[in-house]
RNA sequence: AGGUCAGUAGUUCAAUUGGUAGAAUGGCGGUCUCCAAAACCGCUGGUUGGGGGUUCGAGCCCCUCCUGGCCUGCCA
Numbered sequence: 001a002g003g004u005c006a007g008u009a010g011u012u013c014a015a016u017u018g019g020u021a022g023a024a025u026g027g028c029g030g031u032c033u034c035c036a037a038a039a040c041c042g043c044u045g046g047u048u049g050g051g052g053g054u055u056c057g058a059g060c061c062c063c064u065c066c067u068g069g070c071c072u073g074c075c076a
Base pairs, nucleotide, nucleotide: 001072002071003070004069005068006067007066010025011024012023013022019056026044027043028042029041030040031039049065050064051063052062053061
């Protein structure tokens, strides 16, 4: 330099190929317990990496940039 994959909640990951963004875990509160843990119940949490475009409507399609992984190549 070229190619390719990925970026969504604090963390790990979903979201039917465009139609209301979710789960687990974590955090907080409660039940239980002498206390704590475990278990159970409830609550909480998002500029879907940034910007722009298409569309009635974008996590999903298009353009560009950023970050990380992998492959190939160049110089020394």
A computed fold for a 76-nucleotide RNA from a Methylococcales bacterium, annotated as transfer RNA. Taxonomically the source falls in Methylococcales (Bacteria, Pseudomonadati, Pseudomonadota, Gammaproteobacteria). The coordinates come from a structure-prediction model, not an experiment, and the mean pLDDT is 82. Its Rfam family is "tRNA". It is annotated as a transfer RNA.